[in-house]
């Protein structure tokens, strides 16, 4: 955002967060089912981890997920550092019928974790499958699905 109404389906957007079986609990209640779910299983996704290459640490340790990085001006703190909060701007990031390319346009540039520890890394090991919302227009070029004859 649509339906229908109080709750639920159906489209779709950010993200790895999708799908299957289910212990077992609920609700109604003749049955029929309806919700929530321990665990498992498929697909997605993240981390650990050699040989070979690679790479020094220490101040203010270092590293991970992630677009979310790094200037600059102000404030506050304040010996310097280093931080915290604002505005401004950025490298990256997204924006509904598949994917791509070219212009205007809008937006986002955030948060959390490990715990002194970790380069990459076959084999092997280990987690995670949450949340949060309702939007963009033209023009091209490929797919590709329907209809007609």
């Nucleotide at each position: 955002c649509g339906g229908c109404c109080a709750g639920c389906c159906g489209c779709g957007u950010c993200g790895a967060a999708u799908c299957c079986c289910a212990a077992g609990g609920u609700c109604a209640g003749u049955a029929g089912g309806g919700c929530c779910g321990c665990g498992g299983g498929a697909g997605c996704c993240g981390g650990g981890g050699a040989c070979c290459c690679a790479c020094c640490u220490c101040g203010u340790g270092g590293g991970g997920u992630g677009a979310a990085u790094c200037c600059g001006c102000c404030g506050c703190g304040a010996a310097c550092g280093u931080g915290c909060g604002g505005c401004g701007g950025u490298a990256g990031g997204g924006c509904a019928a598949c994917u791509c390319c070219a212009c205007c346009g809008c937006c986002c540039g955030a948060a959390c974790c490990c715990g002194u520890c970790a380069g990459c890394u076959a084999a092997c090991c280990c987690g995670g499958u949450a949340g949060a919302c309702g939007a963009g227009a033209u023009g091209g070029a490929g797919a590709g699905g329907a209809g007609a004859u």

Description
A computed fold for a 149-nucleotide RNA from Streptosporangium subroseum, annotated as c-di-AMP riboswitch aptamer (ydaO/yuaA leader). The coordinates come from a structure-prediction model, not an experiment, and the mean pLDDT is 75. Its Rfam family is "c-di-AMP riboswitch aptamer (ydaO/yuaA leader)". Rfam's curators write: This family represents a conserved RNA structure found upstream of the ydaO and yuaA genes in Bacillus subtilis and related genes in other bacteria. The ydaO/yuaA element is thought to act as a genetic 'off' switch for the ydaO and yuaA genes in its native state. It is believed that the element may be triggered during osmotic shock leading to activation of ydaO, a predicted amino acid transporter gene, and members of the yuaA-yubG operon which code for KtrA and KtrB K+ transporters. The sequence is in RNAcentral, with records from Rfam and Ribocentre.